[in-house]
RNA sequence: GCGCUCGUAGCUCAGCGGUAGAGCACUACUCUUAUAAAGUAGGGGUCCUUGGUCCGAAUCCAAGCGAGCGCA
Numbered sequence: 001g002c003g004c005u006c007g008u009a010g011c012u013c014a015g016c017g018g019u020a021g022a023g024c025a026c027u028a029c030u031c032u033u034a035u036a037a038a039g040u041a042g043g044g045g046u047c048c049u050u051g052g053u054c055c056g057a058a059u060c061c062a063a064g065c066g067a068g069c070g071c072a
Stems, first nucleotide, its partner, number of pairs: 001071007010024004018055001026042005048064005
């Protein structure tokens, strides 16, 4: 340099154009002498950036930025 894949919660990842989710983590409560485990409830997101298409975009398109893999 070229090609492919990817970028969503603190972490690991789902998400088919129609109100953004799960597990773990975190906070509170229950339980316990206390902790852990378990149970219940709760908080946390401009979906990498910019622009475009569309009534409507995390999702489709373009460019850019970043990461990984392959080729040279």